[in-house]
Predicted 3D model of a 91-nucleotide RNA (c-di-GMP-I riboswitch aptamer) from a Planctomycetota bacterium.
């Protein structure tokens, strides 16, 4: 000095639950709270995966509407994989 490595110190983040708000939902934001995290920083427009279905389309049904089923992100998740940048430095 570097790493596909992670001891120490300092500092950082914050799952679930609960409260308030937003949203059709998934989920997000704030508070509280710590399950965990060396990238739990950033990227959903590299790519894969997963969640949701307001709406659209198709089918059933119907005079029609409503209803039921199916398909589809343009809605989400970076604490699923991945991409990318970075603090410290024992073995």
């Nucleotide at each position: 000095u570097u790493c596909u490595c992670g001891a120490a110190a300092a500092g950082g983040c914050a799952a679930a639950a609960c409260c308030g708000g937003c949203g059709a939902a998934a989920g997000c934001c704030g508070g509280c709270g710590a399950c965990g995290c060396a990238a739990a920083g950033c990227c959903a427009a590299a790519g894969g995966g997963c969640c949701u279905u307001c709406g659209a389309c198709c089918a059933g049904u119907u005079c029609a509407a409503a209803c039921u089923g199916g398909u589809c992100a343009u809605g989400g998740c970076a604490g699923c994989c991945g991409g990318u940048u970075c603090c410290c430095g024992a073995a």